[in-house]
RNA sequence: GUGGCUAUAGUUCAAUGGCAGAACAGCGGGUUGUGGUCUCGUUAACGAGGGUUCGAUUCCCUCUAGUCACC
Numbered sequence: 001g002u003g004g005c006u007a008u009a010g011u012u013c014a015a016u017g018g019c020a021g022a023a024c025a026g027c028g029g030g031u032u033g034u035g036g037u038c039u040c041g042u043u044a045a046c047g048a049g050g051g052u053u054c055g056a057u058u059c060c061c062u063c064u065a066g067u068c069a070c071c
Base pairs, nucleotide, nucleotide: 001070002069003068004067005066006065007064010024011023012022013021018054026042027041028040029039030038047063048062049061050060051059
């Protein structure tokens, strides 16, 4: 340089164009003589900029970062 893949919560991952979720972690309760286990509640996210659409995490374009192959 060319062609792919990935980007969503602190972490690992979901989500047919129609309310952004789960587990673990964090915080606060309950349980326990204490801790752990168990249990209830709670905080927190769509890489950036445009386009299409009534409506975009999802489709299209560009960029950024990572990664793979080729050269």
Molecule: transfer RNA
Organism: Candidatus Parcubacteria bacterium